Predicted 3D model of a 96-nucleotide RNA (THF (Tetrahydrofolate) riboswitch aptamer). Its mean pLDDT, the model's own confidence on a scale to 100, is 84. It was read from a public genome assembly, where an Rfam model found it. Rfam family: THF (Tetrahydrofolate) riboswitch aptamer. From the family's description: Tetrahydrofolate (THF) riboswitch was first reported for Ames et al. as an RNA motif in 5' untranslated (5'-UTR)regions of folate transport and biosynthesis genes in Firmicutes genomes.
Parts: sequence; C1' cells; structure tokens
RNA sequence: UGCAGAGUAGCCGAGGCGCGUUAAGUGUUGCGAAACGGGACGUUGUUCGCAAACGAAAGGGAAAGAUCCCUGCGGUGCCGACGCGCGUCCGUUGCA
Repeated sequence: UGCAGAGUAGCCGAGGCGCGUUAAGUGUUGCGAAACGGGACGUUGUUCGCAAACGAAAGGGAAAGAUCCCUGCGGUGCCGACGCGCGUCCGUUGCA
C1' cells in the first nucleotide's frame, strides 16, 4: 500500500417462565433527557421521564371457602436458540 474480516446500540424470534383479563401492560402524539463498534463526525434505531388522547375477549371446571386449574384473549413482561445488524476516516485482525 492492496485485498479480506471482526465487533455496538438494536431488530426478528423457535422455545421457556410469568402478568393481566376487577385493565395494568402494549400501541399513538407532544415535550425533555440518556446511552449507543476502540476514537472523531454523523445516520438509523433504542431506552427513560412527564403530559394528552384513544382503548380490550372471554369461556369452562374444581373447592365449604380463601382460592386453584384448563382453553382462549392482550400489537402483555422477562430470559432467549437461529438469523440480521454502521456511512466516512482512523484504529484493530488475517493474508500479500
């Protein structure tokens, strides 16, 4: 110097364990904040706080009862196999 590669946030999601179904959660909008390949700039996406509007699927069984179980339902929580996952420059690994 050339060629090739690795790794972030995160996305998807088999499967597992829960929660709700007496409505929390999820989703939407606005405002603010945070983290985000090893470095710089930036992109995409993510998370958190506050506010607002919207908004739901139950059915069956057991028990004296508290309550429990089964089948569903929720753009439900956590873990998560497989797969996917930085634009430029520098760095880094391998080869020449």